This is a predicted structure of a 110-nucleotide RNA (SAM riboswitch aptamer (S box leader)) from a soil metagenome. The prediction has a mean pLDDT of 78.
[in-house]
RNA sequence: UCUCAUCCAGAGUGGCCGAGGGACGGGCCCGAUGACGCCACGACAACCGGCCCCGAUUUAGUCGGGGUGACAGGUGCCAACUCCCGCCCGGGUUGUAGGGGGAGAUGAGA
Numbered sequence: 001u002c003u004c005a006u007c008c009a010g011a012g013u014g015g016c017c018g019a020g021g022g023a024c025g026g027g028c029c030c031g032a033u034g035a036c037g038c039c040a041c042g043a044c045a046a047c048c049g050g051c052c053c054c055g056a057u058u059u060a061g062u063c064g065g066g067g068u069g070a071c072a073g074g075u076g077c078c079a080a081c082u083c084c085c086g087c088c089c090g091g092g093u094u095g096u097a098g099g100g101g102g103a104g105a106u107g108a109g110a
Base pairs, nucleotide, nucleotide: 001110002109003108004107005106006105007104012041013040014039015038016037020030021029022028024086025085026084027083042078044076047074048073049071050068051067052066053065054064055063056062057061082103087100088099089098
């Protein structure tokens, strides 16, 4: 960089640091009662992996489906729906809700 899948659920304490942070623009929020970040421990979840069952192929494992976290092994994640909007569509009538897309995030593969 490309492809595929998911993104309305869930889950925080302590220590260090010290002014910004929530990807970008706008909004709206979080933050000296210490945010963000880092470290430790803990939690959440179930993408990959493990384990179990079933089926196909046919004995070599492969493929498909289902289950399992009293498997934390590889990742991820623990304010707000991805915090909301951004482009398009129609509804509707000035308030917003919906669908699709884009962008972004995470995982798996190339």